RNA sequence: GAUGAAAAAGAAGAACUCAAUCCUAUAAUGCUGAUAAUAUGGUUCGGCAGUUUCUACAGAGUCACCGUAAAUGGCUCUACUACGAGUGAGGCCUGUAUAACA
Numbered sequence: 001g002a003u004g005a006a007a008a009a010g011a012a013g014a015a016c017u018c019a020a021u022c023c024u025a026u027a028a029u030g031c032u033g034a035u036a037a038u039a040u041g042g043u044u045c046g047g048c049a050g051u052u053u054c055u056a057c058a059g060a061g062u063c064a065c066c067g068u069a070a071a072u073g074g075c076u077c078u079a080c081u082a083c084g085a086g087u088g089a090g091g092c093c094u095g096u097a098u099a100a101c102a
Base pairs, nucleotide, nucleotide: 016090017089018088019087021085022084024082025081026056029049030048031047032046033045034044041066042065050057058078059077060076061075062074063073064072094102095101
């Protein structure tokens, strides 16, 4: 999921709210100004780009590299946000402990 049987009297119930999952966007990325440290170090503060896109643009681990100088790099794992999709719970009435509880 299909079929059959039995039992019950229900079933459905919008908007909206919440939760997790998935698609897309972005590579949690690139460029750049200033600033700080120096193998027990490799930081901090901005700007720009990147998305038919608001926001974000980091953290941890590990490996390397730089022989003291001014410059870092590779790899792995982990999100948020926006749009969309379906799913689950709530939804209505009554009760009150005002509770998504009965």

Model confidence (mean pLDDT): 76 of 100. A computed fold for a 102-nucleotide RNA from Tindallia californiensis, annotated as Purine riboswitch aptamer. Lineage of the source: Bacteria > Bacillota > Clostridia > Tindalliaceae > Tindallia. The sequence is in RNAcentral, with records from Rfam. Its Rfam family is "Purine riboswitch aptamer". The family is grouped with related families in Rfam's "Purine riboswitches". The family has 133 seed sequences and 4,097 matches in Rfam 15.1. Rfam links the family to the GO term purine nucleobase biosynthetic process.